The prediction has a mean pLDDT of 78. Bacterial RNase P class A from a marine sediment metagenome, 361 nucleotides, folded computationally. Its Rfam family is "Bacterial RNase P class A". By type it is a ribozyme. About the family: Ribonuclease P (RNase P) is a ubiquitous endoribonuclease, found in archaea, bacteria and eukarya as well as chloroplasts and mitochondria. Rfam links the family to the GO terms dimeric ribonuclease P complex, tRNA processing and ribonuclease P activity. Of the family's consensus pairs, 91% are formed in the model. The RNAcentral record of the sequence draws on MGnify.
RNA sequence: AGUCUGUUGGACGGUCGCGGCCGAUGGCUUCAGCCAUUGGUUGAGGAAAGUCCGGACUCCAUAGGGCAGGGUGCUGGAUAACUUCCAGGCGGGGUGACCCGACGGAAAGUGCAGCAGAGAGCAGACCGCCGAUGGCGUCUGGUUUUACGACCAGGUCGCACAGGCAAGGGUGAAACGGUGGAGUAAGAGCCCACCAGCGUCACGAGCAAUCGUGACGGCUAGGCAAACCCCACCCGGAGCAAGGCCAAGCAGGGACGACCGGCGGCCCGCCGACAGUCCCGGGUAGGCCGCGUGAGCGUGUCGGUAACGGAGCGCCCAGAUGGAUGACCGUCCUCGACAGAAUCCGGCUUACAGACUGACU
Numbered sequence: 001a002g003u004c005u006g007u008u009g010g011a012c013g014g015u016c017g018c019g020g021c022c023g024a025u026g027g028c029u030u031c032a033g034c035c036a037u038u039g040g041u042u043g044a045g046g047a048a049a050g051u052c053c054g055g056a057c058u059c060c061a062u063a064g065g066g067c068a069g070g071g072u073g074c075u076g077g078a079u080a081a082c083u084u085c086c087a088g089g090c091g092g093g094g095u096g097a098c099c100c101g102a103c104g105g106a107a108a109g110u111g112c113a114g115c116a117g118a119g120a121g122c123a124g125a126c127c128g129c130c131g132a133u134g135g136c137g138u139c140u141g142g143u144u145u146u147a148c149g150a151c152c153a154g155g156u157c158g159c160a161c162a163g164g165c166a167a168g169g170g171u172g173a174a175a176c177g178g179u180g181g182a183g184u185a186a187g188a189g190c191c192c193a194c195c196a197g198c199g200u201c202a203c204g205a206g207c208a209a210u211c212g213u214g215a216c217g218g219c220u221a222g223g224c225a226a227a228c229c230c231c232a233c234c235c236g237g238a239g240c241a242a243g244g245c246c247a248a249g250c251a252g253g254g255a256c257g258a259c260c261g262g263c264g265g266c267c268c269g270c271c272g273a274c275a276g277u278c279c280c281g282g283g284u285a286g287g288c289c290g291c292g293u294g295a296g297c298g299u300g301u302c303g304g305u306a307a308c309g310g311a312g313c314g315c316c317c318a319g320a321u322g323g324a325u326g327a328c329c330g331u332c333c334u335c336g337a338c339a340g341a342a343u344c345c346g347g348c349u350u351a352c353a354g355a356c357u358g359a360c361u
């Protein structure tokens, strides 16, 4: 100067206030309980946040299987589970400690690719190289013709017309292996040697991903699957305003039924209406539970490289529902960031002043 890991997140004291719990006194109430005063005790986080994953729990649905849809994707392990964590492999970055990676399949199929460039998917010829061969011209020689000319052969000849090439230049993220040689008119895996890479097979190491070695092959195969798709595995839905219990009043149903009315001369009896009493189920207001002893925290120890797991000991650590956790004072310091519970837990991500620990470069 850095890399990784872990811890902490002002300290102490006092006064007042607020929520929970335990107790005392007094009052109210049939009880349950409520109210007031007072004593004690306790009261946010590493992220309580975003609500992005995974579970617990609850209700609904559900014989089993498939389709559709969604998710995950190197290997092995951890875990209740995971898009998490640990270890390893491979690829990339860094001098290094170390960091990053949706990291199955592109020689199943379909599809896509801006600009530049001649050419971008069974590619292409702008500059360039060649022009052996064919063509045109020129020169030399020859044959023929009276001559013009024609024909034939040839050249360290010219042109670059047909045409050949893909080595070099240039464009691009990417131009269909690299170096050297042979070869050629010039060239080229066209051929050869070595190397790289690909495929197949064998052997060896490893649980595996994968790695190493050897032989053979054709000489070279581009990218994108967070494009469709293929392969393998996983997934029912809604969520604590889930859901459960008690349940005033009003309305409803049932039983009994004084007085009254009808039948009747009277009694019994029957019918009707109705005050009242009791009961019933569903359920509103309201109340209670769910709701914090838990995949809990601390500590050393054992197993494991580790994540993590086992047994022991110790601890109890907010629980509201018009919803508490605040204010002031004193002393001190390095002068204090991001931010606050609402069913709970495991992760991830994001925010964060400063201080400290350990390992390493």
Stems, first nucleotide, its partner, number of pairs: 001361004006356003010332007018043011045338001049349002052347005057239004069235005074088005089103001090101004104230002109228002111224002126169002128165003133162002135159003138155007177195005196220001198217008243289004252280005257274001260272004296315004301310003333336001